[in-house]
RNA sequence: CUUAUCCAGAAAGGCGGAGGGUACGGCCCUGUGAAACCUUAGCAACCCUUUCAAAUGAAAGAAGGUGCUAACUCCUGCUCCGGGAAUCCGGAGAAAGAUAAG
Repeated sequence: CUUAUCCAGAAAGGCGGAGGGUACGGCCCUGUGAAACCUUAGCAACCCUUUCAAAUGAAAGAAGGUGCUAACUCCUGCUCCGGGAAUCCGGAGAAAGAUAAG
RNA backbone atom coordinates (compact mmCIF):
# COMPACT_ATOMS: atom_id res chain seq x y z
C1' C A 1 0.00 0.00 0.00
C1' U A 2 -4.22 -3.63 -1.30
C1' U A 3 -8.27 -6.68 0.37
C1' A A 4 -11.46 -8.47 4.35
C1' U A 5 -13.51 -7.86 9.22
C1' C A 6 -14.64 -4.75 13.63
C1' C A 7 -22.99 -4.50 18.19
C1' A A 8 -20.46 -11.90 19.43
C1' G A 9 -16.84 -14.39 22.56
C1' A A 10 -13.05 -15.36 26.35
C1' A A 11 -8.98 -14.37 33.09
C1' A A 12 -6.26 -16.15 36.83
C1' G A 13 -1.39 -16.03 38.89
C1' G A 14 3.65 -13.91 39.02
C1' C A 15 6.53 -9.53 38.42
C1' G A 16 6.18 -4.35 38.51
C1' G A 17 4.81 0.33 41.01
C1' A A 18 1.50 4.83 38.13
C1' G A 19 -0.60 5.13 34.77
C1' G A 20 -4.27 3.19 30.94
C1' G A 21 -8.61 3.23 27.40
C1' U A 22 -4.96 5.72 19.33
C1' A A 23 -5.72 11.07 18.83
C1' C A 24 -9.60 16.02 20.66
C1' G A 25 -13.71 16.56 23.96
C1' G A 26 -16.32 13.45 27.16
C1' C A 27 -16.99 9.38 30.08
C1' C A 28 -14.66 5.44 32.36
C1' C A 29 -10.76 1.80 34.48
C1' U A 30 -6.79 2.00 38.10
C1' G A 31 -2.70 1.56 45.20
C1' U A 32 -9.20 -3.48 46.51
C1' G A 33 -2.56 -2.23 42.17
C1' A A 34 -2.22 1.06 35.72
C1' A A 35 1.30 0.11 31.63
C1' A A 36 5.17 -3.21 30.19
C1' C A 37 6.98 -8.23 30.73
C1' C A 38 6.39 -13.70 32.12
C1' U A 39 3.44 -18.30 33.09
C1' U A 40 -0.91 -20.97 32.74
C1' A A 41 -5.87 -21.12 31.08
C1' G A 42 -9.50 -19.58 27.71
C1' C A 43 -12.04 -17.18 23.27
C1' A A 44 -12.30 -16.75 18.20
C1' A A 45 -11.46 -19.06 13.51
C1' C A 46 -7.80 -14.64 9.53
C1' C A 47 -3.96 -18.09 7.81
C1' C A 48 -4.42 -23.41 8.41
C1' U A 49 -6.49 -29.02 8.30
C1' U A 50 -10.49 -32.40 6.64
C1' U A 51 -14.99 -33.35 3.90
C1' C A 52 -18.68 -31.88 0.38
C1' A A 53 -19.43 -28.71 -3.74
C1' A A 54 -16.83 -26.88 -7.99
C1' A A 55 -17.07 -20.20 -8.21
C1' U A 56 -14.63 -16.56 -4.69
C1' G A 57 -19.38 -21.49 -1.54
C1' A A 58 -20.87 -24.77 2.81
C1' A A 59 -19.93 -27.85 7.12
C1' A A 60 -16.66 -29.74 10.74
C1' G A 61 -11.93 -29.24 13.39
C1' A A 62 -8.09 -26.69 16.44
C1' A A 63 -1.99 -29.56 15.85
C1' G A 64 0.69 -25.17 14.02
C1' G A 65 1.40 -19.17 12.68
C1' U A 66 -0.92 -14.65 14.39
C1' G A 67 -4.65 -12.13 17.26
C1' C A 68 -7.69 -11.29 21.38
C1' U A 69 -9.69 -12.07 26.81
C1' A A 70 -13.77 -3.88 30.85
C1' A A 71 -17.25 -0.77 28.45
C1' C A 72 -19.95 -1.60 20.21
C1' U A 73 -13.20 0.35 17.71
C1' C A 74 -16.23 2.85 25.28
C1' C A 75 -18.95 7.29 23.03
C1' U A 76 -17.86 11.43 20.12
C1' G A 77 -15.21 14.75 16.56
C1' C A 78 -15.73 15.47 9.86
C1' U A 79 -19.62 15.18 5.69
C1' C A 80 -24.59 14.07 4.16
C1' C A 81 -29.88 12.66 5.10
C1' G A 82 -34.39 12.47 8.29
C1' G A 83 -37.01 14.27 12.90
C1' G A 84 -37.37 18.28 16.56
C1' A A 85 -38.67 24.97 19.03
C1' A A 86 -34.04 23.29 21.23
C1' U A 87 -29.48 21.46 24.36
C1' C A 88 -30.70 16.98 21.12
C1' C A 89 -32.49 12.10 18.68
C1' G A 90 -32.05 8.50 14.61
C1' G A 91 -29.61 6.79 10.03
C1' A A 92 -25.70 6.52 6.12
C1' G A 93 -20.75 7.52 4.88
C1' A A 94 -15.69 9.38 5.45
C1' A A 95 -11.26 9.93 8.26
C1' A A 96 -8.33 7.74 11.99
C1' G A 97 -7.33 3.09 14.39
C1' A A 98 -7.01 -2.39 15.38
C1' U A 99 -6.39 -7.44 13.45
C1' A A 100 -5.45 -10.90 9.48
C1' A A 101 -3.68 -12.24 4.67
C1' G A 102 -0.85 -10.58 0.59

SAM riboswitch aptamer (S box leader) from a soil metagenome, 102 nucleotides, folded computationally.
Its mean pLDDT, the model's own confidence on a scale to 100, is 82.
Its Rfam family is "SAM riboswitch aptamer (S box leader)". Gene Ontology term of the family: regulation of gene expression.